[in-house]
């Protein structure tokens, strides 16, 4: 330099172009427990990498940069 893959909550990930963007785990608060784990009910957290387009409507198509990964030279 080309190529293909990914980037979403504090960590790991889901997410058919249309409902208020989820979940486990983590953190807090509460239940249960003689007390600790465990289990169980709750809260708390989001600029969807970024910057345009497309559309009545975009995490989701579409172009650009940026970053991470892998390849090919």
């Nucleotide at each position: 330099a080309c190529g293909c893959c990914g980037g979403u909550a504090g960590c790991u990930c889901a997410g058919u172009g249309g409902a208020u963007a989820g979940a486990g785990c983590a953190u807090c608060g509460g239940a249960u427990u003689u007390c600790u784990a465990a289990u169980c009910c709750g809260a708390c957290g989001g600029u969807c990498g970024u910057g345009g387009g497309u559309u009545c409507g975009a995490g989701u198509c579409c172009c650009g940069c940026c970053c991470g990964g892998c390849g090919u030279a």